[in-house]
Context: one part of a larger RNA
RNA sequence: CUGUGGUUAAGGAACUCGGCAAAUUACCUCAGUAACUUCGGGAUAAAGAGGGCCGUAGUAACGUGACUGAUCCUUGCGGUCAGGAGCGUGAGGCGGUGGCACAAACCAGAGGGAAGCGACUGUUUACUAAAAACACAGGAGCGUGCGAAGCCGUAAGGCGCUGUAUACGCUCUGACGCCUGCCCGGUGCUGGAAGGUUACGGGGAGCGGUUAGUCGAAAGGCGAAGCUGCGAACUUAAGCCCCAGUAAACGGCGGCGGUAACUAUAACCGUCCUAAGGUAGCGAAAUUCCUUGUCGGGUAAGUUCCGACCUGCACGAAUGGCGUAACGACUUCCCUACUGUCUCAACCACAGACCCA
Numbered sequence: 001c002u003g004u005g006g007u008u009a010a011g012g013a014a015c016u017c018g019g020c021a022a023a024u025u026a027c028c029u030c031a032g033u034a035a036c037u038u039c040g041g042g043a044u045a046a047a048g049a050g051g052g053c054c055g056u057a058g059u060a061a062c063g064u065g066a067c068u069g070a071u072c073c074u075u076g077c078g079g080u081c082a083g084g085a086g087c088g089u090g091a092g093g094c095g096g097u098g099g100c101a102c103a104a105a106c107c108a109g110a111g112g113g114a115a116g117c118g119a120c121u122g123u124u125u126a127c128u129a130a131a132a133a134c135a136c137a138g139g140a141g142c143g144u145g146c147g148a149a150g151c152c153g154u155a156a157g158g159c160g161c162u163g164u165a166u167a168c169g170c171u172c173u174g175a176c177g178c179c180u181g182c183c184c185g186g187u188g189c190u191g192g193a194a195g196g197u198u199a200c201g202g203g204g205a206g207c208g209g210u211u212a213g214u215c216g217a218a219a220g221g222c223g224a225a226g227c228u229g230c231g232a233a234c235u236u237a238a239g240c241c242c243c244a245g246u247a248a249a250c251g252g253c254g255g256c257g258g259u260a261a262c263u264a265u266a267a268c269c270g271u272c273c274u275a276a277g278g279u280a281g282c283g284a285a286a287u288u289c290c291u292u293g294u295c296g297g298g299u300a301a302g303u304u305c306c307g308a309c310c311u312g313c314a315c316g317a318a319u320g321g322c323g324u325a326a327c328g329a330c331u332u333c334c335c336u337a338c339u340g341u342c343u344c345a346a347c348c349a350c351a352g353a354c355c356c357a
Stems, first nucleotide, its partner, number of pairs: 001352008010343002014341001019338001027051004036041001038175001052097005061089004067083006073076001098102001110336007117328002122134002138173007150159003176323004181253003186250002188246005195241003201235002206230005213222003254272005281315001282312001293309005
């Protein structure tokens, strides 16, 4: 000097990102117990009192109950009543008594208040993340009529299911309470079929190649049938265009100017644009840049915290909105208790480090 333990004057979180770590608390009995609440909880709430040993006394009381007596009949291994040995448990009260200390060691909740998030018990990154993430009961949408949809497989076949729409599959949301506004222009999905576009195929107008022949003195020209190359019109499905519906489908939910008898502000008016211009509720928020916004509370002093305001850079309604008792090794703030976390260190024990053998 390091590690693991132990003790500490006065102070008591001044430490620190943060009470991290440590300390406090801890058991049983008794009385007592708030807000809030889904009436179950909250609750071991909190805040308190008692606790050893001896005597009274193995007393009071209780459990079990051999056995005894009485009585009833359905005469039984029967029922009822009374007493009761033995065995077991064993106070409260009162009196006394020892210690620094009596739940004497070990063991053994610190508590309270306020907010955020998630309802809850659960699940998770085996080896840096346990959470506000996942799941969840509940809610909703879509698909599926059974040889179901969906999934695995080339197929046979299998799961779904020896189930049948109160079922099964997929997607979103996430207890409960109050609710869930407007937009279908875009994208998607569903439905529609008149018209436009559109493939293969059908169709074959027309144009070629070849040549028996024919014309020509020749070069060469023309050229039937057959075979063969191309090929216009017309016809031809879904899809797309088109027409509707649909947002608990993907998503979206404005700007400028003016106006009231102080000022300020604008219920009101005008205008441009849009598919429609954000409703309820909430709001400097796990969201607020400016920002340590402003006001209030708490502190002597508070970039955090709580309550408000609304100027929402850039909340907002199942990508759910706002509340909410209970719950949480979650996150934040405050208070009491407590302490070597600190002021500021000291000493002790053990094990190392270091030196010698």

A computed fold for a 357-nucleotide part of an RNA from an Acidimicrobiales bacterium, annotated as large-subunit ribosomal RNA, domain IV.